[in-house]
Molecule: transfer RNA
Organism: Oscillospiraceae bacterium
RNA sequence: GGGGGCGUAGCUCAGCUGGGAGAGCGCCUGAAUGGCAUUCAGGAGGUCAAGAGUUCGAUCCUCUCCGUCUCCA
Numbered sequence: 001g002g003g004g005g006c007g008u009a010g011c012u013c014a015g016c017u018g019g020g021a022g023a024g025c026g027c028c029u030g031a032a033u034g035g036c037a038u039u040c041a042g043g044a045g046g047u048c049a050a051g052a053g054u055u056c057g058a059u060c061c062u063c064u065c066c067g068u069c070u071c072c073a
Base pairs, nucleotide, nucleotide: 001072002071003070004069005068006067007066010025011024012023013022019056027043028042029041030040031039032038050064051063052062053061
């Protein structure tokens, strides 16, 4: 320098013929228990790495760019 994968909640990840942003763990509150642990219920938390474009509508399509992993040189 070139090819490919990945980037979504604090962490690990799902989400795809373009239309609802989600799960587990963690965090907060409450209930059960004398207390802890635990279980149950509820809740907070996201510029979908970033910028632009296409579209009525983009996590998803196109372009650019950054980071990371990998292959080739």